RNAcentral holds the sequence, with entries from ENA.
This is a predicted structure of a 75-nucleotide RNA (transfer RNA) from a Candidatus Altimarinota bacterium.
Its Rfam family is "tRNA". Gene Ontology term of the family: triplet codon-amino acid adaptor activity.
The source organism's lineage runs through Bacteria, Bacteria candidate phyla and Candidatus Altimarinota.
The prediction has a mean pLDDT of 82.
[in-house]
RNA sequence: GCCCGGGUAGCUCAGUGGAAGAGCAGAAGCCUUCUAAGCUUAAGGUCGUGGGUUCGAUUCCCCCCCCGGGUACCA
Numbered sequence: 001g002c003c004c005g006g007g008u009a010g011c012u013c014a015g016u017g018g019a020a021g022a023g024c025a026g027a028a029g030c031c032u033u034c035u036a037a038g039c040u041u042a043a044g045g046u047c048g049u050g051g052g053u054u055c056g057a058u059u060c061c062c063c064c065c066c067c068g069g070g071u072a073c074c075a
Stems, first nucleotide, its partner, number of pairs: 001071007010024004018055001027041004048064001050062003
């Protein structure tokens, strides 16, 4: 260089056109003599960037950036 997969909450991931969720972590509360464990609640997101298609895009298309893997072969 080329091919494939991926980028979504602090972390690990789901979601694949009707507008985003889980687990863990962190916060508050309950419980406990206190802590841990357990239970409850709330919060946390420019869905990598920029365009396009669409009434509507995390989702489809294109360019680019980043991460991982394969390849150095054939013509």